[in-house]
C1' cells in the first nucleotide's frame, strides 16, 4: 500500500413507500399508537368494447419473449422492457430484465368502496450535446 468483510455517520440509488401534529416508550438513535395531507394500487354503473368459457382467468411489479444445454436442480446467450443525482430529448457506457400475490372471479368504469406506505442497496455515487426549473 490493496483487496476483502463489519459497524458508525454523510450523502445518496432502485421503490409509491414519504410528510406534520399529539401521545406513549427509550440515556439516546430511535420504535409504537393516533390523527390529518401526500404519494401508490385495487375492486366498482352508463355508453363503449369484448367470441371467450379447465390449455382455466386475473393483479403488483421494467421484469416479456426466443434459443441452446443439461445431472431436470439449473446454466449460458439474446431480446420487448427498465435503472444510471433536478427535469425533458438525445447519443456513449456500466447494470437489471425478478419475485410474490388471488383463488374458478373481476374488460373499461363517475358516484361509491377497499388496500399499501415495505424492502434492497452504493463510493465520491457514469459521461457528452440541446433546452429547461431552482439555488447561489
Nucleotide at each position: 500500500a490493496g483487496a476483502g468483510g463489519g459497524u458508525c455517520g454523510u450523502c445518496g440509488u432502485c421503490g409509491a413507500a414519504c410528510c406534520g401534529u399529539c401521545g406513549g416508550c427509550u440515556c439516546g438513535g430511535g420504535c409504537c399508537g393516533a390523527c390529518g395531507g401526500a404519494c401508490g394500487g385495487g375492486g366498482g354503473a352508463a355508453c363503449c368494447g369484448a367470441u371467450c368459457c379447465u390449455u382455466g382467468g386475473g393483479g403488483u411489479g421494467a421484469a416479456u419473449g426466443g434459443g441452446g444445454c443439461u445431472c431436470c436442480g439449473g446454466c449460458c446467450c439474446c431480446u420487448a422492457g427498465g435503472g444510471u443525482a433536478g427535469c425533458u430529448c438525445u447519443u456513449g457506457g456500466c447494470c437489471c430484465g425478478a419475485a410474490c400475490c388471488c383463488g374458478u372471479c373481476a374488460g373499461c368504469u363517475a358516484a361509491c368502496c377497499c388496500c399499501g406506505u415495505a424492502g434492497a442497496u452504493g463510493a465520491a455515487g457514469c459521461g457528452g450535446g440541446a433546452g429547461u426549473c431552482g439555488a447561489u